[in-house]
Annotation
The RNA shown here (Guanidine-I riboswitch aptamer) has 105 nucleotides and comes from Nitrosomonas sp. JL21.
RNA sequence: UCAAUGUGAAACUAGGGUUCCGGCCAUUCUCGUUAUGGUGUCUGGUCCAAGAGUUUCCGGUCUCGUGAUAACGGGACUCCACGGAGGGAAAAAAGCCCGGGAGAU
Numbered sequence: 001u002c003a004a005u006g007u008g009a010a011a012c013u014a015g016g017g018u019u020c021c022g023g024c025c026a027u028u029c030u031c032g033u034u035a036u037g038g039u040g041u042c043u044g045g046u047c048c049a050a051g052a053g054u055u056u057c058c059g060g061u062c063u064c065g066u067g068a069u070a071a072c073g074g075g076a077c078u079c080c081a082c083g084g085a086g087g088g089a090a091a092a093a094a095g096c097c098c099g100g101g102a103g104a105u
Base pairs, nucleotide, nucleotide: 006058008057009056010055011054012053015048016047020045021044022042023039024038025037026036027035059078060077061076062075063074064073065072066071080100082103086098087097088096
């Protein structure tokens, strides 16, 4: 100096708020928690959710074996990673997205 080698998917969690459910409060009522409203400074369920979190799967690189010109199977590896402010999301917010960004080393 050049080339090559996943910015893969799913489930879950840290975390997040309040559409819906539930809880609590007030009013109403046909007095059965029926209806309306408020409350996330309500533990929760639904919901959102990690580049730098977990697990699994897929893919990839190399290698070995069977086999013969097709394929199948096994093994190893798939590293590292400090990070604002600000803005965005048709519930809202966030470690989500801008973003392996700006910046730092």
Its Rfam family is "Guanidine-I riboswitch aptamer". Rfam links the family to the GO term regulation of gene expression.
It was read from a public genome assembly, where an Rfam model found it.